Predicted 3D model of a 72-nucleotide RNA (transfer RNA) from a Lachnospiraceae bacterium.
RNA sequence: UCCUCAAUAGCUCAAUGGUAGAGCACACGGCUGUUAACCGUGGGGUUGUAGGUUCGAACCCUACUUGGGGAG
Numbered sequence: 001u002c003c004u005c006a007a008u009a010g011c012u013c014a015a016u017g018g019u020a021g022a023g024c025a026c027a028c029g030g031c032u033g034u035u036a037a038c039c040g041u042g043g044g045g046u047u048g049u050a051g052g053u054u055c056g057a058a059c060c061c062u063a064c065u066u067g068g069g070g071a072g
Stems, first nucleotide, its partner, number of pairs: 001071007010024004018055001026042005048064005
C1' cells in the first nucleotide's frame, strides 16, 4: 500500500428496508428469620463518524476512524 471481516445497552450478541430486542449485569419489589437461589417490575441506545439513495436505513452505496485476519 492492497484485500477481507467486524463496530448495536455496562458485557456477550440478535434484528437481511417498515415500532431497536434478548441473556447476563444493575436498581426496586415479592418470597425467606437473614443471605443466596427463585419470581416479578424497571432504568439503560445519536446502531463507530460524516455524507448519499429511499416515502422510510442498524440494514443499501461512498469516504473516514478503530480493531481482527490475509497478501506484498
It matches the Rfam family "tRNA". Rfam's curators write: Transfer RNA (tRNA) molecules are approximately 80 nucleotides in length. Its mean pLDDT, the model's own confidence on a scale to 100, is 82.